[in-house]
Context: one part of a larger RNA
């Protein structure tokens, strides 16, 4: 609890959808509990503030006036807001045509590499470190070759690039199926905008049931180092990583920067569209429109930086803060199989 404020100091919800709610475009016309105005009751006195005056001054008294920021009534006013009615089209959509993309789900395919298993050739080591060692190997290893299994991941392309609301998303084909961008002005005709609760999504790690397991690898064994070594190095390797269906809901869910809408120098690089010029075509130029980054005018910032992708100038709405610790803890309630999550103090201390 006013007000100042949340890129780093305490503060932006992880993220959409969207309900109440708060707010809301250009006109006309009617109304009118907001508003605004006029009069005219109340709003005790005293005190407070101001201006006189009385005690020899002051305190203190006493007169006036102000003030009582309110409410009642009545008549007026229609600029703003409110209702109601009716129009517009610039904001919002919807329609058409085209465009771009790792957006989503699913089903098939593919090559490289690893590993395993059969076999061929071959032998005496191989791996592994700072040096070893444990470990593999004459029951033939390593290294090569051919076939065959299998799992999990898509080298180059690759980028300051691209898409999604964020988590995030990349091998290639098809299906299905979501957003968006321009361009034409046809169509609705204010139908926006935020957004408490609510419902949905939610990296990784966890759980649960069934499967799968080739690499990696918590936990473990074991070598080693080392005073020690419950570590780092090494040799194994079990949950886990995978997939299917169900939780779980938290992360530096970060741009540490809620959403929307308008304003306010530029230069430059890039992605996808349009025009327009050039041209036989392409490129190259000019212009426009979304996005994606560098750099800076003003301007803001405590600096640091930000700077038409704002942290600049302003509006609307939500969310959040309020000195450190004790604590994102206790309890209480809700959710969860757990593990925990969400809400959230205080005593005490500094």
């Nucleotide at each position: 609890u006013u007000g100042g404020g949340u890129g780093u100091a305490a503060a932006g919800g992880g993220u959409g959808u969207g309900u109440a709610g708060g707010u809301g475009g250009c006109g006309u016309u009617g109304u009118u509990a907001g508003u605004c105005g006029u009069u005219u009751g109340u709003g005790a006195a005293a005190g407070c503030c101001c201006g006189a005056g009385g005690c020899u001054c002051a305190a203190c008294c006493u007169c006036g006036g102000a003030u009582c920021c309110g409410c009642g009534a009545a008549c007026g006013a229609a600029a703003c807001g409110g209702c109601a009615a009716u129009g517009c089209u610039u904001g919002a959509g919807u329609a058409u045509g085209u465009g771009a993309g790792g957006g989503g789900u699913a089903a098939g395919c593919g090559g490289a590499a690893c590993u395993c298993a059969a076999g061929g050739u071959g032998u005496a080591g191989g791996g592994g470190u700072g040096a070893a060692a444990u470990c593999c190997g004459u029951u033939g290893a390593u290294a090569u070759c051919u076939u065959g299994g299998g799992g999990a991941a898509c080298a180059c392309c690759a980028a300051a690039a691209g898409c999604g609301a964020a988590g995030g998303c990349a091998g290639c084909u098809u299906a299905c199926u979501g957003g968006c961008a321009c361009a034409u002005u046809a169509c609705u005709g204010a139908c926006a905008c935020u957004g408490a609760a609510a419902c949905a999504c939610g990296a990784a790690a966890g759980c649960g049931u069934g499967g799968g397991u080739a690499g990696c690898g918590a936990a473990u064994g074991g070598g080693a180092u080392u005073a020690g070594a419950u570590a780092c190095c090494c040799c194994a390797g079990u949950a886990g990583u995978c997939c299917a269906c169900g939780c779980c809901c938290u992360a530096a869910a970060c741009g540490a920067u809620g959403a929307c809408a308008a304003c306010u120098a530029g230069c430059u690089u890039u992605u996808c569209g349009g025009a327009g010029u050039a041209u036989c075509g392409a490129c190259c130029c000019u212009c426009u429109g979304a996005g994606a980054g560098g750099c800076g005018a003003a301007g803001c910032u405590a600096a640091c930086g930000c700077g038409u992708u704002a942290a600049g100038u302003u509006g609307u709405c939500c969310a959040c803060c309020u000195g450190g610790g004790a604590a994102g803890u206790a309890c209480g309630g809700c959710c969860g199989c757990a593990a925990g999550g969400c809400u959230a103090a205080a005593a005490c201390u500094c």
Small-subunit ribosomal RNA, central domain from a moss metagenome, 350 nucleotides, folded computationally. The coordinates come from a structure-prediction model, not an experiment, and the mean pLDDT is 87. It matches the Rfam family "Bacterial small subunit ribosomal RNA".